[in-house]
Context: one part of a larger RNA
RNA sequence: UGACGGGGGCCCGCACAAGCGGUGGAGCAUGUGGUUUAAUUCGACGCAACGCGAAGAACCUUACCCAGGUUUGACAUCCCGGGAAUCCCUACGAAAGUAGGGAGUGCCCUUCGGGGAGCCCGGAGACAGGUGCUGCAUGGCUGUCGUCAGCUCGUGUCGUGAGAUGUUGGUUAAGUCCCGCAACGAGCGCAACCCUUGCCUUUAGUUGCCAGCAUUUAGUUGGGUACUCUAAAGGGACUGCCGGUGUUAAACCGGAGGAAGGUGGGGACGACGUCAAGUCCUCAUGGCCCUUAUGCCUGGGGCUACACACGUGCUACAAUGGCCGGUACAAAGGGCAGCAAAGCUGCGAGGCUAGAGCUAAUCCCAAAAAACCGGUCCCAGUUCGGAUUGGAGUCUGCAACUCGACUCCAUGAAGUCGGAAUCGCUAGUAAUCCCGUAUCAGCAUGACGGGGUGAAUACGUUCCCGGGCCUUGUACA
Numbered sequence: 001u002g003a004c005g006g007g008g009g010c011c012c013g014c015a016c017a018a019g020c021g022g023u024g025g026a027g028c029a030u031g032u033g034g035u036u037u038a039a040u041u042c043g044a045c046g047c048a049a050c051g052c053g054a055a056g057a058a059c060c061u062u063a064c065c066c067a068g069g070u071u072u073g074a075c076a077u078c079c080c081g082g083g084a085a086u087c088c089c090u091a092c093g094a095a096a097g098u099a100g101g102g103a104g105u106g107c108c109c110u111u112c113g114g115g116g117a118g119c120c121c122g123g124a125g126a127c128a129g130g131u132g133c134u135g136c137a138u139g140g141c142u143g144u145c146g147u148c149a150g151c152u153c154g155u156g157u158c159g160u161g162a163g164a165u166g167u168u169g170g171u172u173a174a175g176u177c178c179c180g181c182a183a184c185g186a187g188c189g190c191a192a193c194c195c196u197u198g199c200c201u202u203u204a205g206u207u208g209c210c211a212g213c214a215u216u217u218a219g220u221u222g223g224g225u226a227c228u229c230u231a232a233a234g235g236g237a238c239u240g241c242c243g244g245u246g247u248u249a250a251a252c253c254g255g256a257g258g259a260a261g262g263u264g265g266g267g268a269c270g271a272c273g274u275c276a277a278g279u280c281c282u283c284a285u286g287g288c289c290c291u292u293a294u295g296c297c298u299g300g301g302g303c304u305a306c307a308c309a310c311g312u313g314c315u316a317c318a319a320u321g322g323c324c325g326g327u328a329c330a331a332a333g334g335g336c337a338g339c340a341a342a343g344c345u346g347c348g349a350g351g352c353u354a355g356a357g358c359u360a361a362u363c364c365c366a367a368a369a370a371a372c373c374g375g376u377c378c379c380a381g382u383u384c385g386g387a388u389u390g391g392a393g394u395c396u397g398c399a400a401c402u403c404g405a406c407u408c409c410a411u412g413a414a415g416u417c418g419g420a421a422u423c424g425c426u427a428g429u430a431a432u433c434c435c436g437u438a439u440c441a442g443c444a445u446g447a448c449g450g451g452g453u454g455a456a457u458a459c460g461u462u463c464c465c466g467g468g469c470c471u472u473g474u475a476c477a
Stems, first nucleotide, its partner, number of pairs: 001477002003474003007471007015461002019425005026315008034306002042053002064301007073127001077126002079123005086103007107116003129290002132288003138284002140279003143275001145273001150188006156165003169178002194267004199235007208225003213222002238261001241255005317418001321377006333365003338358002343352003384415001389410007431453007
C1' cells in the first nucleotide's frame, strides 16, 4: 500500500422488512447430469453452465456411428494434352458413382493453317483440405463485479524508502456540487449531447381524417384539410419563481404555475481493472498432429435412447370458474419463389376456381382475447383437468417407420393449491389476456417485440446478501 476481521462509524441496492404472484408436490414441454448405445457429435458447470451456442436435428443441417466409394481431391492458384459450353439416352447400383452411346458447335483475333478468354474432361506435381489438439501461446468478440462511483496522471510538497498528499468535511443518484486545505491543474468514468414516449406550435394533406353541406349498405362518392393521424422542423423544465432550513454556500423541504418538477418515464451507452472467466466448433491465427486419411462423396442410422436426479417453463387442480349463444374495443409487425379476400365445399384440420385485390397509411394475413350481456352447470375427481391410448383423416415435403405439426371420433390418467427450502416484482410495475415477428418447405409451452385490463405494499435499516467511503487491528501478500 492492499486484502481480510463472527472490529467501529456513515451510506446505498426488491438486500431484508411490508405486500402480491410463483417455483419446490402432479401431468407434459425443454435443457442438463447419469445410465445405455455401433453412435447417442462437440462445447458451456456457483452467482456469471443447465428453453445456453441452437433465430427452428425427418434427408440436408451433422461435426457422431455403420456401410459403399474416392485420392491433386468437394474448393484455390500454376503447367501439359484433348474437347465449346450444354442437353439427352442405355446398363449396373441404395445412392455416390462406374461403363457405353447420341445431339451439339457460340465469343475475340486471324495470314483461314491456327491462336486466345471462359467452361468441361484427362494427366503430373507443387499444393489443397481437417468442426483434429492447445482459449494455459493469441487476435477479435462476450459474460461478470456494475451503470457500482470509482480509476489515474502532470507539476509541486512531505517521507531514507515503499509511498503519501491531491481523492479528507457538508451535500448528491453520482469523485454531483460547495466549502476547506501543500497543493494547483488535468484525463478516463458520472451527467449532458443520441433514440423513444408524454404537451404545444408551424409546415404538409394521400392511400389518412370527417366538424359543417349533399350522398351512401359502407368516408362510399362530391367536397373540406378544422379534428385525429402521419413525419419533418421548432418550442417546452432551468431548482427559473415564492416561503422555510442551511455557513451568506452547495443543497434540502414545502408551494405556485404547468401536459410534465427537481435525472419526467424508458432505451442505447459499461472507466482502470478482476475472474490464466467463455469461445481455436462464427471468423482470424502461432505451435503441434493427420495426408490412399483425422481429408472428400453417398445411403442408412444417431443427436429424439430411459431405472433415475436437477434446472427452466407450460397446463391444471376449478364457481373471481367451465360450457353455449350474442355483442364491442388495440398496438406493433409481415407479405411477390409472397400475403391472399369473396364464393362453393368439408363436423374440422383443410380443399376447389389458381382465384378478386395488393410491390401495400390503399389490398391481405386479421378472429384480437380477457371484458360486457343472456343462458346453463351446483361443489362432485365433476359439464374441473386434460395426460395416455385406439381409430379415421389433413397439410408440408423426394420422403413423416425410427422422428413433424394439426383435425375429428372414442378413451379420459395424475392432480383437491404442494415438506425443508427458494425466486420475481416498487406503477401503467406485478398479475392476467390476447396479437405479431425472426428462424422456417413443415415444426414454438422457447426467444424477441406489441398492445388490452390493471393491483397490493414499503413502519423502517436491528438482522441476511452484495456494494461504496472513513477509521482501527493483523503472525496474510
Annotation
Small-subunit ribosomal RNA, 3' major domain from a metagenome, 477 nucleotides, folded computationally. Its mean pLDDT, the model's own confidence on a scale to 100, is 84. Its Rfam family is "Bacterial small subunit ribosomal RNA". Gene Ontology terms of the family: structural constituent of ribosome and ribosome.